[in-house]
RNA sequence: GGGGCUAUGGCUCAGUUGGGAGAGCGCUUCAUUCGCAUUGAAGAGGUCGCGGGUUCGAAUCCCGCUAGCUCCA
Numbered sequence: 001g002g003g004g005c006u007a008u009g010g011c012u013c014a015g016u017u018g019g020g021a022g023a024g025c026g027c028u029u030c031a032u033u034c035g036c037a038u039u040g041a042a043g044a045g046g047u048c049g050c051g052g053g054u055u056c057g058a059a060u061c062c063c064g065c066u067a068g069c070u071c072c073a
Stems, first nucleotide, its partner, number of pairs: 001072007010025004019056001027043005049065005
């Protein structure tokens, strides 16, 4: 220098018709207990890496960029 893959709550990750942003763990509150743990209920938490384009509508399609991993030279 060129090719490929990845980027979504604090962590690990789902998300295929382009229209609802989600799960587990963690966190907070309440209940349960003498207390802790467990269990149950409720809740908070998001620039879907960044910028632009297409579209009535984009995490999802297209272009560029950034970061990480990897292959080739």